[in-house]
Context: one part of a larger RNA
């Protein structure tokens, strides 16, 4: 290089936008770079192949032919690719009319609960466990009634429900704002798909500066348990968890399933919209579009499990990645980061 793979065996990049590149709709005209056909030249000899011949055979040698699948020049062809021009509307986008939603950002508001503080009632326990103890309490706890402070999270609704590219998003209201879907068919006229690098976003933990701190809680302390107990259980408790700004850039970032397009039996549930029927919100019925699931047959065969119109089946285009286990996602070097934690790229000896 060819070839084979990437749900679970090694392997889909965490996600998007997008540069180069690769690939690309219908009709038509020209050109002729790719492409196809012909001609000419060249493609040294030897080698190889075929046939014939020479050494007694063979190796070896000689002759002839074929071949050297290539390159250059030239003459043509024009289906396909390319290129230049013209046109089209179904791909893509814009407009118009509607529509659902925890999509995002900012501000405001609300109630329940925990904790703490104050006041009242009230008296000896409370708390905790397998059982206890540490702990709290006669300086009046726990319980209960009233008042106040503050932080964080939003019960029920709630749903294999919804939205978002992914991460993720859930009390209520307002403002700003992104995307989707349906109907329409007015407009543009291939403007498309993918995407190495690049750029942006990216849970939790962690880091920097400043705030905040109710509950929870690494570290830490004490009590238990135990042979020990640097744990599991209990009582406390600091970072952190929250906010603002900046960094980090990783996760079983999972559907362990890259993106896009096309066609390929059905059935059922729930969410959004449109059309028809209906006096009508409701209800009933039918059909279509886009989205979320379940079941199931063809299809493969898939190693099996299983997948199955949301494919892991049938095809096409483009990208990532894999090549025995360990050593090792380590060392070294580069890049990156805060003179961090780390991240990213990523070996070898040796060994089985």
């Nucleotide at each position: 290089c060819u070839g084979g793979g990437u749900g679970u065996a090694a392997a889909g990049g965490g996600u998007g936008c997008g540069u180069a590149g690769g690939c690309g709709g219908c009709u038509u005209u020209g050109c002729a770079a790719g492409u196809c056909a012909g001609a000419u030249g060249u493609g040294a000899a030897a080698u190889c192949u075929a046939u014939g011949g020479g050494c007694u055979c063979a190796a070896c040698c000689c002759a002839u032919a074929a071949a050297c699948u290539g390159c250059a020049u030239u003459u043509g062809g024009a289906a396909c690719u390319g290129u230049a021009g013209a046109g089209c509307u179904u791909g893509a986008g814009u407009g118009a009319a509607g529509u659902a939603g925890a999509g995002g950002c900012a501000g405001g508001c609300g109630g329940a609960a925990u904790u703490c503080c104050c006041c009242g009632u009230g008296u000896a326990g409370c708390g905790g466990u397998g059982a206890a103890a540490u702990g709290c309490g006669u300086a009046g706890a726990g319980a209960u009634g009233g008042g106040g402070a503050g932080g964080a999270a939003c019960a029920c609704c709630a749903g294999u429900g919804g939205c978002g590219a992914a991460g993720g998003c859930g009390g209520c209201c307002u403002g700003c704002u992104g995307g989707g879907c349906u109907u329409u068919a007015a407009c543009u006229g291939a403007c498309g798909c993918u995407g190495a690098g690049g750029c942006a976003c990216g849970a939790a933990a962690g880091c920097g500066u400043g705030g905040g701190u109710a509950g929870c809680a690494a570290a830490c302390a004490a009590g238990a348990u135990u042979a020990c107990a640097u744990a599991c259980c209990c009582u406390g408790g600091u970072a952190g968890u929250c906010c603002a700004c900046g960094c980090u850039g990783u996760a079983a970032a999972c559907g362990a399933a890259g993106a896009u397009u096309a066609a390929u039996a059905g059935g059922u549930g729930g969410g959004g919209g449109g059309g028809g029927u209906u006096u009508g919100a409701c209800c009933c019925u039918u059909u279509c579009c886009g989205g979320c699931c379940c079941c199931g047959g063809a299809g493969u065969u898939u190693a099996a499990c299983c997948c199955a119109a949301u494919a892991a089946g049938u095809a096409a285009u483009c990208c990532u990645c894999c090549u025995g286990g360990g050593g090792a996602g380590u060392a070294c070097g580069g890049c990156u980061g805060c003179a961090a934690a780390g991240g990213u790229u990523g070996a070898a000896a040796c060994u089985c």
This is a predicted structure of a 352-nucleotide part of an RNA (small-subunit ribosomal RNA, central domain) from an uncultured bacterium.
Rfam family: Bacterial small subunit ribosomal RNA.
The prediction has a mean pLDDT of 81.